[in-house]
RNA sequence: UGAGUCGACUGGGUGAUCGCGGCGUACUUCGGUGCGCUGAGGAAGGUCGGGGCUCCGCAGAGCAGGAUGCUGGCUAACGGCCAGUCGAGGCGACUUGAAGGAAAGUGCCACAGAGAAUAGACCGCCGAUGAGCCGGGCAACCGGCUACAGGUAAGGGUGAAACGGUGCGGUAAGAGCGCACCAGCGUCCCGGGUGACCGGGGCGGCUAGGUAAACCCCAUCCGGAGCAAGGUUGAACAGGGAGAGGGCGACUCGUCCGCAGAUACUUCCGGGUAAACCGCAUAGAUGGAUGGUCACCCAAGGCUUUGGUCCCCGGACCAGAGCCUGGACAGAACCCCGCCUACAGGUCGACUCACCAC
RNA sequence: GCGGGCGUAGCUCAAUGGUAGAGCUCCAGCCUUCCAAGCUGGUCAUGCGGGUUCGAUUCCCGUCGCCCGCU
Repeated sequence: UGAGUCGACUGGGUGAUCGCGGCGUACUUCGGUGCGCUGAGGAAGGUCGGGGCUCCGCAGAGCAGGAUGCUGGCUAACGGCCAGUCGAGGCGACUUGAAGGAAAGUGCCACAGAGAAUAGACCGCCGAUGAGCCGGGCAACCGGCUACAGGUAAGGGUGAAACGGUGCGGUAAGAGCGCACCAGCGUCCCGGGUGACCGGGGCGGCUAGGUAAACCCCAUCCGGAGCAAGGUUGAACAGGGAGAGGGCGACUCGUCCGCAGAUACUUCCGGGUAAACCGCAUAGAUGGAUGGUCACCCAAGGCUUUGGUCCCCGGACCAGAGCCUGGACAGAACCCCGCCUACAGGUCGACUCACCAC
Repeated sequence: GCGGGCGUAGCUCAAUGGUAGAGCUCCAGCCUUCCAAGCUGGUCAUGCGGGUUCGAUUCCCGUCGCCCGCU
């Protein structure tokens, strides 16, 4: 100098003027007016996770359903945060992971391919064994050929994936068939670490495919609803309960009287609708205030122009002047902690890689 | 506030995780004197960004848009 990685911050400023919400105060013709104080964000957004708060429910345990899933810590809690382990990506700073179990069981693995999970045999390799043929032999048998049965999985080929890899031995050809080394698995031991895990050694069988963001298994957690929760006060009309009075009027039962019931009148009581207030906040509710204009300044961009430097008449860089443009995403509604998403531009810090100079 | 569903071609709908199809439409050709109908052929798509997987319209996460229910 160039290219990057990570983290933190900012999100125009000042003044004038016209307005808006809330509270206090003074005046008021009760409609308001004056003055003072105060009034959005890092995400107020999405409503994804958790908690507070409130009401309902609740013996205990389980089933069903849902969520989470490496380790340690933080937290009121969380699917959040911090640190680490392992895997993946990057030369690196660093980033990223829904990262338990596939040796409990079930399912799926298209096409291609011989064979896709109880492996399999197309080309190939082989001729041990059986069979056939030819030759030799008195015979037992020997040699050769064929590749029908058969053996094999080295090599080729298919595929995302082919049932460990390399080498030596071995064999008819081959094969963990045997051995050595390597990878991986199980198990035991030693050392380090709180732990995930890491390092080393012994033994074992020689090998176990992938998929659980397929069903499932294991472990942990989860009662439901939400400020339109809920609470207080409480009309009018209607309705409920209790009491007193009158036995007069009307109604029902009853043939009638009587009796009984219930109503009307009156007094009291409680429930509860509308409504208001609380819940409710050093912004704050009621369909919802926090804004507009002008001037100057600031970051940034464009155009014109002056001076200087560099090289090839043109462009680049630095410094200055004038004019124009000009600040994103977005807007609290019970509160809080997180996550996710949107965001013009700017500032600062730490670090990495490449090149050059000393 | 609480909860549910959908997004595939111009339109209406399909599609066990395995080559994205159908009908109507549109375009071209044939047929016809011409048009329509008919026949043949063709164009056009998984809302967007990631992840799991050999492979995603399908499974998972985020996001955008639309619709519906309860109070």
About this RNA: Two RNAs folded together computationally: RNase P RNA and transfer RNA, 429 nucleotides in total. It holds a member of the Rfam family "Bacterial RNase P class A". Rfam's curators write: Ribonuclease P (RNase P) is a ubiquitous endoribonuclease, found in archaea, bacteria and eukarya as well as chloroplasts and mitochondria. Rfam classes the family as a ribozyme.